Predicted 3D model of a 73-nucleotide RNA (transfer RNA) from Mauremys mutica. Its mean pLDDT, the model's own confidence on a scale to 100, is 81. It matches the Rfam family "tRNA". Gene Ontology term of the family: triplet codon-amino acid adaptor activity. Taxonomically the source falls in Mauremys (Eukaryota, Metazoa, Chordata, Cryptodira).
């Protein structure tokens, strides 16, 4: 340089055009315990990498950009 893939909550992850974007771990609160852990219940946390386009409607489709990874020279 070229090709392919990836980007969603603190972290990992589901979500192939339509109601309020899913779940695990972590965090916070309550219960439990002499206390801690485990367990149970609840809560907070996302403007879905950026810009533009298509559409009545975009996390999802298209174009460009940015970042990262594999392969190849």
């Nucleotide at each position: 340089g070229u090709u392919u893939c990836u980007g969603u909550a603190g972290u990992g992850u589901g979500g192939u055009g339509g109601u309020u974007a899913u779940c695990g771990c972590a965090u916070u609160u309550g219960c439990c315990u002499c206390a801690c852990a485990c367990g149970c219940a609840a809560a907070a946390g996302g403007u879905c990498c950026c810009u533009g386009g298509u559409u009545c409607a975009a996390a999802c489709c298209c174009a460009g950009g940015c970042a990262g990874a594999c392969a190849u020279a």